[in-house]
Source information: Predicted 3D model of a 109-nucleotide RNA (SAM riboswitch aptamer (S box leader)) from Thalassobacillus devorans MSP14.
RNA sequence: UUCUUAUGAAGAGAAGCUGAGGGAACUGGACCGUUGAAGCUUCAGCAACCUGCCGAUUUCGGUGAGGUGCUACAUCCAGCGAGCGGGUAAGCCGUUUGAAAAAUAAGAA
Numbered sequence: 001u002u003c004u005u006a007u008g009a010a011g012a013g014a015a016g017c018u019g020a021g022g023g024a025a026c027u028g029g030a031c032c033g034u035u036g037a038a039g040c041u042u043c044a045g046c047a048a049c050c051u052g053c054c055g056a057u058u059u060c061g062g063u064g065a066g067g068u069g070c071u072a073c074a075u076c077c078a079g080c081g082a083g084c085g086g087g088u089a090a091g092c093c094g095u096u097u098g099a100a101a102a103a104u105a106a107g108a109a
Base pairs, nucleotide, nucleotide: 001109002108003107004106005105006104007103013043014042015041016040017039021032022031026079027078028077029076044071045070046069049067050066051065052063053062054061055060075101080098081097082096083095084094085093086092
């Protein structure tokens, strides 16, 4: 890097350095940011995918020691399609859902 499977409206931030942008890319929207963005470091925390351990025993519960991950906003929302409702009508508006893409984990090449 690619493929497969699973997951996502829950949860969890302080300090130091630094200094203007930021949340994957593009477009639009709504946001966050000099009362300090992004990044780096330290410490703390959350979660429970994998390993370990404990208990059940048919794949479940607990623990959080190890490997990751995460700690504004629903993956911030929408974009492509389908259903339903509204509307004279047009994705024009609302809503539900599927997909795509991205993220994370585990496995494989």

Annotation
Its Rfam family is "SAM riboswitch aptamer (S box leader)". Rfam's curators write: The SAM riboswitch is found upstream of a number of genes which code for proteins involved in methionine or cysteine biosynthesis in Gram-positive bacteria. Taxonomically the source falls in Thalassobacillus devorans (Bacteria, Bacillati, Bacilli, Bacillaceae).